The RNA shown here (Bacterial RNase P class A) has 394 nucleotides and comes from a Gemmatimonadota bacterium.
[in-house]
């Protein structure tokens, strides 16, 4: 000092101008049903995106709806402990598999829907004899009982050592196929083989030891359970109602249903009202007319951002987390603003150089829409940690 990975962290700063948008505060209009309520113009004050705001894939909180308890039915999860509001997420930590170092005990790193196949059912292409109550294609045997052939014996009947792989029959070690074929290696034994014995490794069963457990290590027996798949069905266990902020609450023109009340006033004087004067109807109920109330439609407002919050600091715990203390307030609008510019610096690339600097060019991904707590995605360039490998110095 260059490169890789792999963990956490930033993810341009400062100031100027302009230009959007929220709130609050002045000043003028306006819309709307003399409502609820809202815009518009200006002006001043103060704020305006993310580490993923992204997929919308889990999980929660917040609202309504259902709902007495229990249990089936579906759905989702699954080595053990913790963490947490909650997870399919995170931590620790067991166990597999891989790679890397080691002579080897062991370690480091990465993966893993990582209980159950001894409840039952179902599938296992293609190759093969045979894919599961195992099986026999080459290949071994051929002990046993035949069979053939037989030196050799007996007067004969016959007896027969040994031969042959010819029937029956045995075997499953060897080759052979397959992703996988009834543990593995050695001795022993056999006709020839085989847990058919034996040691030792594997497994299982039962007991001791550490462990919260998951498992781990010993000890003793059993010759050995009988292949694989549960991201098949299952069974077992454990969680778990349904919809979403376009939930959901207030306001409220119109309007249906429904429930009230009221309906005997008109004329002239007068510009209206009050009053003055004339005439005049009338048990009640229906119809029917006006007004209300009711409902809630357009419309409007509210749910709305102080939360499972961020920093800092101490303190518990290996870790995720947790607990106290201080300090801070940090978009909430609507199809919805959050930029552009110019200047100094920053980091990077390329040229130039009188080595001091100089010009240029670049600076990703992408964007809130009721809020949080994960995953996966995308992402220029920087910055600390570690851990490899190359190269130069000492």
């Nucleotide at each position: 000092c260059g490169c890789a990975c792999c963990g956490g962290c930033c993810g341009g700063a400062c100031g100027g101008u302009c230009g959007c948008g929220a709130a609050c505060g002045g000043a003028g209009g306006c819309c709307g049903a003399u409502a609820a309520g809202g815009g518009c113009u200006u002006c001043g004050u103060c704020c305006g995106a993310g580490g993923a705001a992204a997929g919308u894939c889990c999980g929660g909180g917040c609202u309504c709806c259902a709902c007495a308890g229990g249990g089936c039915a579906g759905g989702c999860c699954g080595c053990c402990a913790g963490g947490u509001a909650a997870c399919g997420c995170c931590u620790g930590g067991g166990c597999a598999c891989g790679c890397c170092g080691g002579c080897g005990a062991c370690g480091g790193c990465g993966u893993g829907a990582c209980g159950g196949a001894a409840a039952g059912u179902g599938c296992c292409a293609c190759a093969g004899a045979a894919a599961a109550c195992a099986c026999a294609c080459c290949g071994c045997c051929g002990a046993u009982g035949g069979c053939c052939c037989g030196a050799g014996g007996g007067u004969a009947a016959c007896c027969g050592a040994g031969g042959g792989a010819u029937c029956a029959g045995g075997c499953a070690a060897g080759g052979g196929u397959g992703a996988a074929a009834a543990g593995g290696u050695g001795c022993g034994g056999u006709a020839a083989g085989a847990g058919c014995g034996c040691a030792c490794c594997g497994c299982g069963c039962g007991c001791c030891u550490g462990g919260c457990a998951a498992c781990a290590g010993g000890c003793a027996u059993g010759g050995c359970a009988g292949g694989g798949u549960a991201a098949a069905c299952c069974a077992c266990g454990g969680c778990u109602g349904g919809a979403g902020c376009a939930a959901g609450g207030c306001c409220a023109a119109a309007u249906a249903a429904g429930c009230g009340g009221c309906g005997a006033g008109g004329g002239a004087c007068g510009g209206c009202c009050c009053g003055u004067c004339c005439c005049g109807a009338c048990c009640a109920a229906g119809a029917c007319g006006c007004c209300g109330c009711g409902g809630g439609u357009a419309g409007g407002c509210u749910g709305c951002u102080g939360g499972a919050g961020c920093g800092c600091g101490c303190g518990g715990g290996c870790g995720a987390c947790c607990g106290c203390g201080c300090g801070c307030c940090u978009a909430g609008a609507g199809a919805a603003a959050u930029g552009a510019u110019c200047g100094u610096c920053c980091g990077g690339g390329c040229g130039a150089u009188u080595c001091g600097u100089c010009g240029u060019c670049c600076g990703a991904c992408a964007g809130a829409a009721c809020c949080c707590g994960g995953c996966u995605u995308a992402c220029a360039g920087g910055c600390c940690g570690g851990c490899g490998c190359g190269u130069g110095g000492c």
The gene name in the source record is rnpB.
The sequence is in RNAcentral, with records from ENA.
Its Rfam family is "Bacterial RNase P class A". Rfam classes the family as a ribozyme. From the family's description: Ribonuclease P (RNase P) is a ubiquitous endoribonuclease, found in archaea, bacteria and eukarya as well as chloroplasts and mitochondria.
The coordinates come from a structure-prediction model, not an experiment, and the mean pLDDT is 77.